[in-house]
RNA sequence: GCACCAUUGGUCUAAUGGCUAUGACAUAAGUCUUCCAAACUUGUGAUGCCGGUUCAAUUCCGGCAUGGUGCU
Numbered sequence: 001g002c003a004c005c006a007u008u009g010g011u012c013u014a015a016u017g018g019c020u021a022u023g024a025c026a027u028a029a030g031u032c033u034u035c036c037a038a039a040c041u042u043g044u045g046a047u048g049c050c051g052g053u054u055c056a057a058u059u060c061c062g063g064c065a066u067g068g069u070g071c072u
Base pairs, nucleotide, nucleotide: 001071002070003069004068005067006066007065010025011024012023018055027043028042029041030040031039048064049063050062051061052060
């Protein structure tokens, strides 16, 4: 330098153009308990960035950034 792959809450993960973006862990509050733990209920919290296509984009297209693999 070139090619390919990946990027979604604090962590892991689902979505195959369309209902409030899914679930688990973690975390906060509450119930229970003499206290703690466990269990149960409720909540908070995310689509790497900039554009394009579309009535509608996590999804499709282009560029950039970061990481990984391979080639030279």
Background:
Predicted 3D model of a 72-nucleotide RNA (transfer RNA) from Blautia sp. MSK.20.9. The RNAcentral record of the sequence draws on ENA. Rfam family: tRNA. By type it is a transfer RNA. NCBI's taxonomy places the organism under Bacteria, Clostridia, Lachnospirales, Lachnospiraceae, Blautia. The same sequence occurs in records of 3 taxa.